Predicted 3D model of a 263-nucleotide RNA (Bacterial large signal recognition particle RNA). Rfam family: Bacterial large signal recognition particle RNA. The family's RNA type in Rfam is non-coding RNA gene. Its mean pLDDT, the model's own confidence on a scale to 100, is 77.

RNA sequence: CAGCGCAGCCGGGGAGCCAGCGGUGCCCUGUACCUGCAAUCCGCUACAGCAGGGGUGAUAUUUCGUCUGAGGGUCUUUAUGGUGGCGCAGCCUUGCGCGCGCGGCGUUGACGCCCGGGUCUCAUGCAACCACAGCCCGGCGAACCGUGUCAGGUCGGGAACGGAGCAGCACUAAACCGGUGUCUUGGUGUGACGUGAGGGCGCCUGGGCCGAGCAAGCGGCGUAAGUAACGGUCAUCGUAACGAUUCGAAGCGAAAUGCGCUG
Numbered sequence: 001c002a003g004c005g006c007a008g009c010c011g012g013g014g015a016g017c018c019a020g021c022g023g024u025g026c027c028c029u030g031u032a033c034c035u036g037c038a039a040u041c042c043g044c045u046a047c048a049g050c051a052g053g054g055g056u057g058a059u060a061u062u063u064c065g066u067c068u069g070a071g072g073g074u075c076u077u078u079a080u081g082g083u084g085g086c087g088c089a090g091c092c093u094u095g096c097g098c099g100c101g102c103g104g105c106g107u108u109g110a111c112g113c114c115c116g117g118g119u120c121u122c123a124u125g126c127a128a129c130c131a132c133a134g135c136c137c138g139g140c141g142a143a144c145c146g147u148g149u150c151a152g153g154u155c156g157g158g159a160a161c162g163g164a165g166c167a168g169c170a171c172u173a174a175a176c177c178g179g180u181g182u183c184u185u186g187g188u189g190u191g192a193c194g195u196g197a198g199g200g201c202g203c204c205u206g207g208g209c210c211g212a213g214c215a216a217g218c219g220g221c222g223u224a225a226g227u228a229a230c231g232g233u234c235a236u237c238g239u240a241a242c243g244a245u246u247c248g249a250a251g252c253g254a255a256a257u258g259c260g261c262u263g
Base pairs, nucleotide, nucleotide: 001263002262003261004260005259006258008056009055010054011029012028013027014026019045020044021043022042023041033053034052035051036050037049060257061256062255063254064253065252067251071247072246073245074244075243077241078240079239080238081237082236083235084234085233086232088231090230092226093225094224095223096222097221098220100219101218102217104214105213112209113208114207115206116205117204118203119202120198121197122196123195124194125193126191127190128188129187130186131185133184134183136179137178138177139176146171147170148169149168154163155162156161
């Protein structure tokens, strides 16, 4: 140096699953043989896919690295979205208090104290009005059963005369119509009226004493509650960004290159 055989290599990594390892499925890297198996999993056990076949040798293989670094995991912080809890400094609502500000009332006298009146209830008087009835006034008003006068006629009588009496006329009763207001009776959605009781501190009002406050409308402050729309806070889930940490492909650099037999 060549040939044959063995060993090595023909991808790796992240999350997940798992006691652990690898694979199937997902993602990253980027080109790195084939077939079969596998999520109701599959195959294995630290030399950690199994089975079968095939290929390959220094522009390659292996090991290492304060190099570079795709991508993934974890954590902190911040922002943002969803969900849930909490009246919780604010916002908002209500009650109460204070009396700081504005406004109001007050020396034409506040608050307070005292004495009244009205408003309210009952009874009653007076007035007003209304009504009916009575009374009063006027009218009308009776075939007979009202009155007066009673022509004619009639009755009695010898006569004088007397009696009853229709119509007519006049008057009137009841009834009816109307008027009127003093009175009587009854009543009232009436009253710038009066009297006597009662009641009440709401409102209005008069007087006396006193002598500077009163009141709480608005704002403010305090307090007690309410509210979950906004705001706040807590928890949890997601998303994004900065940072930390961890795993880490590919790249870059350095070092090494096996064993046996034969010629």